[in-house]
RNA sequence: AAAUAGAGGCGCGGCAAACAUCAGUACCACGGCAGACGGCUCGGAAAGGCCGCCGUGCGAAAGGGAAUGCCGCCGAAGUAAAUACGGGGUUUCCGUUUCGUAUUUGCUGGUUUGAUAUGAAAUACAUAUCAGACUGUCACUUUAAGUGGAGCGCUAUUU
Repeated sequence: AAAUAGAGGCGCGGCAAACAUCAGUACCACGGCAGACGGCUCGGAAAGGCCGCCGUGCGAAAGGGAAUGCCGCCGAAGUAAAUACGGGGUUUCCGUUUCGUAUUUGCUGGUUUGAUAUGAAAUACAUAUCAGACUGUCACUUUAAGUGGAGCGCUAUUU
């Protein structure tokens, strides 16, 4: 230097999913009051579609979460930017935004708590930043411990 095999632990991710939430909400039906030379539909133009409030009755779903099970793994994975392709936001055009896949580059060892911000119906959950705690690993030291570094790391074996 290369190859192989491993370790960290509420360990990471994928698929399915009881169940809860979404919500007594939307839709629909009936009754009443209003109302339109109006308003809404990512932005603009054109077109299309739709429509408010109260009461009663009926009454969802998607997305997101998830006990548990199976599978693949230990840059597992996540995230930001750029590029390419594809999809969504009523139709066409222009713009914009968002989602997915692939590649490249950067950042993050892992878990967890709190604050802030974004997404979301949400005090769920996810992500980002900051500040803590715990923990694994290596180095150093004044070695029952302390300080510091980062996974392109660490340990073991083989060549």
Molecule: Lysine riboswitch aptamer
Organism: bovine gut metagenome